[in-house]
Context: one part of a larger RNA
RNA sequence: CGUAAGAGAUUUGAAGGGAGCUGUCCUUAGUACGAGAGGACCGGGAUGGACGUACCUCUGGUGCACCAGUUGUCGUGCCAACGGCACAGCUGGGUAGCUAUGUACGGACGGGAUAAACGCUGAAGGCAUCUAAGCGUGAAGCCCCCCCUAAGAUGAGAUCUCUCAUCCUUUAUGGAGUAAGGGCCCAGGAAGACUACCUGGUUGAUAGGCAGGAGGUGGAAGCGCAGUAAUGUGUGCAGCUGACCUGUACUAAUCGCCCGAGGG
Numbered sequence: 001c002g003u004a005a006g007a008g009a010u011u012u013g014a015a016g017g018g019a020g021c022u023g024u025c026c027u028u029a030g031u032a033c034g035a036g037a038g039g040a041c042c043g044g045g046a047u048g049g050a051c052g053u054a055c056c057u058c059u060g061g062u063g064c065a066c067c068a069g070u071u072g073u074c075g076u077g078c079c080a081a082c083g084g085c086a087c088a089g090c091u092g093g094g095u096a097g098c099u100a101u102g103u104a105c106g107g108a109c110g111g112g113a114u115a116a117a118c119g120c121u122g123a124a125g126g127c128a129u130c131u132a133a134g135c136g137u138g139a140a141g142c143c144c145c146c147c148c149u150a151a152g153a154u155g156a157g158a159u160c161u162c163u164c165a166u167c168c169u170u171u172a173u174g175g176a177g178u179a180a181g182g183g184c185c186c187a188g189g190a191a192g193a194c195u196a197c198c199u200g201g202u203u204g205a206u207a208g209g210c211a212g213g214a215g216g217u218g219g220a221a222g223c224g225c226a227g228u229a230a231u232g233u234g235u236g237c238a239g240c241u242g243a244c245c246u247g248u249a250c251u252a253a254u255c256g257c258c259c260g261a262g263g264g
Base pairs, nucleotide, nucleotide: 001152005163006162007161008160009159010158011157015149016148017147018146021049022048023047024046025045026044027043033038051106052105053104054103055102059100060099061098062097066093067092068091069090070089071086072085073084074083075082076081110144111143112142117137118136119135120134166176167175168174169172181259182258183257184256185201186200187199188198189197206252207251208250209248210247211246212245213244215241216240217239222235223234224233225232226231
């Protein structure tokens, strides 16, 4: 820009893409078959491998500053308690998020038309013949079925809902102000390179703060007690705590501006 008014939702599916794998064991059955050795088709069930998709409850990883321990040194006058630097100083753990080696699921079932092949009926050609007319069975393959995209599918589809008929002029495929609605702007996000998308903008829980909780760490400081002391112990499952959950307008989303139909 188009989709012959302008919007907001929900969709149909032309077309395109993805997926499509396979082992072992049990049973049928030591049956059919076979002198024996051996040993099935068909059918039913179980469990794997590789591959793929999603997810983080579990098992783990990471988790650049969440907790604790600790070395050297400097500093806060000293003790104690802390802070800086040393690869994040080193070490032990670890929330959210992201993850695989973790968890769940998938290939299917079914239908249609067929290939090779196997048939029915059946002439040419009194017989025979699956074929010439006609009718069947029949593959991991083909078309559907499953998953994803999809109306610029210009062949531009469908459904529901909303908005209405203003003003100006040179009367036009014109201009202006509006409607429904949209945007700018702002607070943000399991969304994201930017954009887009999603949530929210005081008629508000969008982010921060605060409160409570979960989870993590693992028993704070101070004081008391025991011990010459190192240290231990009580107060006290303490203290601290990033992303998680719930709540709460304390702070910030202020005030506003712009675009947007007049046709059918």